[in-house]
A computed fold for a 103-nucleotide RNA from Hydrogenophilales bacterium 28-61-23, annotated as TPP riboswitch aptamer (THI element). Taxonomically the source falls in Hydrogenophilales (Bacteria, Pseudomonadati, Pseudomonadota, Hydrogenophilia).
RNA sequence: GGCUCACGUUAGGGGUGCCAUCCAGCCGAUCUGGAUGGCUGAGAUCACACCCUUGGAACCUGAUCCGGGUCGCACCGGCGUAGGGAAGCGUUGCGGCCGCCGC
Numbered sequence: 001g002g003c004u005c006a007c008g009u010u011a012g013g014g015g016u017g018c019c020a021u022c023c024a025g026c027c028g029a030u031c032u033g034g035a036u037g038g039c040u041g042a043g044a045u046c047a048c049a050c051c052c053u054u055g056g057a058a059c060c061u062g063a064u065c066c067g068g069g070u071c072g073c074a075c076c077g078g079c080g081u082a083g084g085g086a087a088g089c090g091u092u093g094c095g096g097c098c099g100c101c102g103c
Stems, first nucleotide, its partner, number of pairs: 001098004005093002007090004011053004017039009059084003065078004
């Protein structure tokens, strides 16, 4: 000095499901909305949180998908070297790798 990682910052992208009970809607309801409690998860609806930003499975599509699994979601495998998907900067660092100079 370069790259990288971490961090910071500005900007951007993204998701919000499942179960039970109660209430309301409704002829009725397994449907819709609300409340409360519970489950998984980083996050389960508003928190200037959380996750992700091209070396990109954050997240979306295929997908009301296929096999296993669960009360169900979760979870595991497939689909998947499928198709999409949002980046710049910087002080810092006894981080990592590489190069150069001097002693």
Model confidence (mean pLDDT): 75 of 100. It matches the Rfam family "TPP riboswitch aptamer (THI element)". Rfam describes the family as follows. Vitamin B(1) in its active form thiamin pyrophosphate (TPP) is an essential coenzyme that is synthesised by coupling of pyrimidine and thiazole moieties in bacteria. The previously detected thiamin-regulatory element, thi box was extended, resulting in a new, highly conserved RNA secondary structure, the THI element, which is widely distributed in eubacteria and also occurs in some archaea. Analysis of operon structures identified a large number of new candidate thiamin-regulated genes, mostly transporters, in various prokaryotic organisms. The THI element is a riboswitch that directly binds to TPP to regulate gene expression through a variety of mechanisms in archaea, bacteria and eukaryotes. through a variety of mechanisms in archaea, bacteria and eukaryotes.